Source information: This is a predicted structure of a 1403-nucleotide RNA (small-subunit ribosomal RNA) from an uncultured Pseudomonadota bacterium. Its mean pLDDT, the model's own confidence on a scale to 100, is 85.
RNA sequence: GAGUUUGAUCCUGGCUCAGAACGAACGCUGGCGGCGUGGAUAAGACAUGCAAGUCGAACGAGACUUUUCGUUGUAGCAAUACGAUGGAAAGUUUAGUGGCGAACGGGUGCUUAACACGUGGGCAACCUGCCAUGAAGUGGGGGAUAGCUCGUCGAAAGGCGAAUUAAUACCGCAUGUGAUUAGAGUGGACAUCCAUUCAAAAUUAAAGUCGGGGCAACCUGACGCUUCUUGUGGGGCCCGCGGCCUAUCAGCUAGUUGGUGAGGUAACGGCCCACCAAGGCUUUGACGGGUAGCUGGUCUGAGAGGACGACCAGCCACACUGGGACUGAGACACGGCCCAGACACCUACGGGUGGCAGCAGUCGAGAAUUUUUGACAAUGGGGGAAACCCUGAUCGAGCGACGCCGCGUGGAGGAUGAAGGUCUUCGGAUUGUAAACUCCUGUCAUUGGGGAACAAUGCACAGAUAUUAACUGUAUUUGUGUUGAUAGUACCCGAAGAGGAAGGGACGGCUAACUCUGUGCCAGCAGCCGCGGUAAUACAGAGGUCCCAAGCGUUGUUCGGAUUCAUUGGGCGUAAAGGGUGCGUAGGCGGCGCGGUAAGUCGGGUGUGAAAUCUCGGGGCUUAACUCCGAAACUGCAUUCGAUACUGCCGUGCUUGAGGACUGGAGAGGAGACUGGAAUUUACGGUGUAGCGGUGAAAUGCGUAGAUAUCGUAAGGAAGACCAGUGGCGAAGGCAGCCCCCUGGGUCGACACUGACGCUCAUGCACGAAAGCGUGGGGAGCAAACAGGAUUAGAUACCCUGGUAGUCCACGCCCUAAACGAUGUCGACUAGGUGUUGGGGAAGGAGACUUCCUUAGUACCGCAGCUAACGCGUGAAGUCGACCGCCUGGGGAGUACGGUCGCAAGAUUAAAACUCAAAGGAAUUGACGGGGACCCGCACAAGCGGUGGAUGAUGUGGAUUAAUUCGAUGCAACGCGAAAAACCUUACCUACCCUUGACAUGCCAGGAAGUCCGCUGAGAGGUGGAUGUGCCCGAAAGGGGACCUGGACACAGGCGCUGCAUGGCUGUCGUCAGCUCGUGUCGUGAGAUGUUGGGUUAAGUCCCGCAACGAGCGCAACCCUUGUCAUUAGUUGCUACAUUUAGUUGGGCACUCUAAUGAGACUGCCGGUGACAAACCGGAGGAAGGUGGGGAUGACGUCAAGUCCUCAUGGCCCUUAUGGGUAGGGCCUCACACGUCAUACAAUGGCGCAUACAGAGGGUUGCCAACCCGCGAGGGGGAGCCAAUCCCAGAAAGUGCGUCGUAGCCCGGAUCGGAGUCUGCAACUCGACUCCGUGAAGUCGGAAUCGCUAGUAAUCGCGGAUCAGCAUGUCGCGGUGAAUACGUUCCCGGGUCUUGUACACAC
Repeated sequence: GAGUUUGAUCCUGGCUCAGAACGAACGCUGGCGGCGUGGAUAAGACAUGCAAGUCGAACGAGACUUUUCGUUGUAGCAAUACGAUGGAAAGUUUAGUGGCGAACGGGUGCUUAACACGUGGGCAACCUGCCAUGAAGUGGGGGAUAGCUCGUCGAAAGGCGAAUUAAUACCGCAUGUGAUUAGAGUGGACAUCCAUUCAAAAUUAAAGUCGGGGCAACCUGACGCUUCUUGUGGGGCCCGCGGCCUAUCAGCUAGUUGGUGAGGUAACGGCCCACCAAGGCUUUGACGGGUAGCUGGUCUGAGAGGACGACCAGCCACACUGGGACUGAGACACGGCCCAGACACCUACGGGUGGCAGCAGUCGAGAAUUUUUGACAAUGGGGGAAACCCUGAUCGAGCGACGCCGCGUGGAGGAUGAAGGUCUUCGGAUUGUAAACUCCUGUCAUUGGGGAACAAUGCACAGAUAUUAACUGUAUUUGUGUUGAUAGUACCCGAAGAGGAAGGGACGGCUAACUCUGUGCCAGCAGCCGCGGUAAUACAGAGGUCCCAAGCGUUGUUCGGAUUCAUUGGGCGUAAAGGGUGCGUAGGCGGCGCGGUAAGUCGGGUGUGAAAUCUCGGGGCUUAACUCCGAAACUGCAUUCGAUACUGCCGUGCUUGAGGACUGGAGAGGAGACUGGAAUUUACGGUGUAGCGGUGAAAUGCGUAGAUAUCGUAAGGAAGACCAGUGGCGAAGGCAGCCCCCUGGGUCGACACUGACGCUCAUGCACGAAAGCGUGGGGAGCAAACAGGAUUAGAUACCCUGGUAGUCCACGCCCUAAACGAUGUCGACUAGGUGUUGGGGAAGGAGACUUCCUUAGUACCGCAGCUAACGCGUGAAGUCGACCGCCUGGGGAGUACGGUCGCAAGAUUAAAACUCAAAGGAAUUGACGGGGACCCGCACAAGCGGUGGAUGAUGUGGAUUAAUUCGAUGCAACGCGAAAAACCUUACCUACCCUUGACAUGCCAGGAAGUCCGCUGAGAGGUGGAUGUGCCCGAAAGGGGACCUGGACACAGGCGCUGCAUGGCUGUCGUCAGCUCGUGUCGUGAGAUGUUGGGUUAAGUCCCGCAACGAGCGCAACCCUUGUCAUUAGUUGCUACAUUUAGUUGGGCACUCUAAUGAGACUGCCGGUGACAAACCGGAGGAAGGUGGGGAUGACGUCAAGUCCUCAUGGCCCUUAUGGGUAGGGCCUCACACGUCAUACAAUGGCGCAUACAGAGGGUUGCCAACCCGCGAGGGGGAGCCAAUCCCAGAAAGUGCGUCGUAGCCCGGAUCGGAGUCUGCAACUCGACUCCGUGAAGUCGGAAUCGCUAGUAAUCGCGGAUCAGCAUGUCGCGGUGAAUACGUUCCCGGGUCUUGUACACAC
């Protein structure tokens, strides 16, 4: 920095990710080299080999070799050769004595919280082999012992005895430069101390070996030996400071703390001992528990920090476990000793042996860590005079991509953008200059050849110089020769050939990178959020892409991000977080002035801060990693000199902080005691009679044994009406009738006192509502528990009737609360305004009183500022200071265990496992509320007529069926799609058929097309025959174009699936008044404002106001129709005039009408109301009056609403079938249930006769007149009409007259029988209608429910579409023509504002 809480927002807050690192491990993969690195676990156990020896120039002895000498044997003439034996010399070698080393080097991290480590000091309290420096010495004797030999024990390891022997082994003596031990003096300020001087005494050393010279005595060199001095390096001890967790470890300590004396040590010291004293440590964390080697440094980080302490380096500790000492300069000793233990091995069972945390290696445990390698060539170490020997230290090699670094796997050209793959909108795109192909190069690997540096010494030889009397010695030096594990390696040269060398992870967001297929909440993925339920960029595979690359991912760990423990750098009103309140100890902090000091602080110098590391500048490996050199740094500690502002300390003053004395005044402040009245209850008495009480309604309960009510008297307990107030007091809890006594605190005023005496406060102490506990009282009312009655599905509740603890008092506990202002205490500063309580002052007023100022409280509003916002705002949540308490995701849990307190209840202190990705705060927009306010709608109410009951029609569910095709399902499916299912329609079922197909385009062949006739079949179809040639170009041959037949392939076709992949269309909220935008403003933001408010309207309609101003989609208007008039025009319309049977004819266009254009209505006018507005109410005029009536018109959006079966369309599926054809059947079934209608149940009616008046439509495969026939449906007939002309066409209710008389009827017409008509290829399943007969249910319909506010409901008929035929459906038309609306409490739906919300798939 990002992701993740939400519909969205801001904040708080956790979780997660991107980075770097690693002694790593695992998965896949793997070309080369360099430099590093590699048992982190079992300080588990270890086979085998090696890791510490060396010196013969310390010593004796043995063995071997060579030489030589003596004696002697054999052979030989002899020289001589071969032996035996004894001695000597030289060389090699071995065990032993002796010396030095073995205390280093190497390993590990067990112990250890400690002077172990780091850092800085001290030792005047110490030691020091080898080495260096200087001084002095090295004389003379002695006795043993190992080895060896012999004997002996034992299985062995090993031991015992005897004899013999040497030394640089061991022991006396001499000497004493010196050293040590006491004494006196001087100096160091003092001193147990040191230095130095003096004199006397005591104690105390030694070893030789090898060279050279010499006859020898002896001389000389080197290396040793002894004593002492000084030093380097090393070690020991002491001290200051520093670095882990835990208080659920708070007290620890007997050699403990100190002293005296003695011992011990190299040395101080309770280090040890005896005695004496009673101390010592600790909240600045003793003691205990857990964990841990420490450091330089490493990793990370901007830093401060945090984590770690592999490799390298310093220190420490350890060496199977525990203990102990010896030797030694040095050890309490890794490859030494002794004892004990465990384990392992050998054994003759008696007894012995061993210690890989050295280098390799084995087993084991483990996710996991290498070769039983080479060499002492170099560096270093031990021994030696040296050569040299030893050295698993070390230097090298080997193994492991374990890490870092470097190199390569080719380079240039190359477009038919090849093939293949993948995708595709089928055009193409991409892989991709990638490949092929052409031309090159040669790193690495391969192969052939050459071939290092690291080598200096030492030694040998030959010289030179110095030393010496001299040198063969020693020292220095010159030349030559000799020494390499790595290694035939690095490196160099040649050769060949692109030849041998690329993978891993990812691709939803974070996070760079996208498509196809498969799968279908399956399989699976996942770090977090989350993907997967049929179109998955998230699973699996593929293509492509991205990232890194000999590696890439995963896991684990650390730091970072995390300002998420906050010193830098956080918080606590509501997110986690102020202790319930005060007093007060330690501690922290502290007013003004002067002087001193210099601890803190600041500056300079000096010492130290190992090396390596890090940083910078250079150098060396071809580069880099790596390494070398130099510089800087090491932020620290110590010491010294200086400064003195601030802090501290010391001294001395001051008064403003604080306090005291004095003067007033307020108060439910506290404690005790006393006392009055009202009310409840109870008791007694009186009056009085049937109820009382209680509730939403009741019941339990009380009452005729006299209640309730009412009057009187008495008892008893508790509580304090009115006053009373965001009034008062108190630290908080809390405190209320009146009076008295005792008592705390605050406040005002004035100022003559003290002189910083102050603030805060861990632990501690005190107080601390209610409930609860103990003991004893008290008990009226109220009232947990409990009982009963109700309510309820239940009701262990809410309501009612009772009722015990308790509530009250005294004493003692408990110690917690939403103990809240959810706001710790103290101080300072920073605009105001208003009220109120207490005190003081000033002014005015005759006074009552008023006004102003001030101080201490207590409330409200508000500027700046703060805050995530809400809000706070001189009483801060502002700006600062001091001190205390507390917080660190949610749950688990304020729980468990432990401790403390308590009589108990319980309180306090206070975790973890596990689990989730959130939990949360404030605010926003919606939605919702059996929240509020306002308003509207046939929403209710007021009315009229229905549905629900009957029969029928029709649709649906269900059931049935071969099929009963499919869809529609609350409103908003159900006379819906369907404005017409007998066939067709038709999608369904059965049977029979077809396969480029019934239909489209392209190709080839043939034929025009077509027409007619057979046979077969249910038909589709199958199979024959006959006839016939056209159009265009061309002279012809021929070609072309429609059309038909046959063939092959692309394809057709699908009412198959997905309406949750879609377009389009539609329903619905709703013709509800809303929905938005631009700019501006406000807000961190989501958002708000505008659109809210006051009025008004049918309306977001208009007016006014307003941080808004405007605008858009909606509203309204514009459109159609209807209502009035005018003008124009009169045929088929009309007709006042004439005429006629008749608008029939003439005339006419005045009227009606028709159909085109206009007018008209706009709250325009008047009055009132209103705010002078908008508007409303009333009126006038007018055909019509306040949108005149009706229609069309449907905002942003909601319902994943409906439709893939109108159409279009993505994807999927079928392809001799899910396509196509035909016949028959089905969609019409029927116990049942529901919706919508029709007809009725009758007299406001039925029936009969007569008679009047519409509108809007339709009509040429059509409407069909007159007339004739039929009871009728209808038939015949044919005039007229492509329509203001003709036809459908008789309107019906109505009206007039008559009849029926309340009945299952002269109501009602279902059902059934018979006879017919019409349409049609065909009325069986399954049409409509007519006539005759039949005459069912039904007598007005339960709960419930629907429509309608005026030309409406109701009622009456007429017409159209569909259609061959078929309407009770539907769409239209007119006729007759009501009732009612007080009103908005309630039901339903909707709108606006507001409020609450833990809801947002939104009750």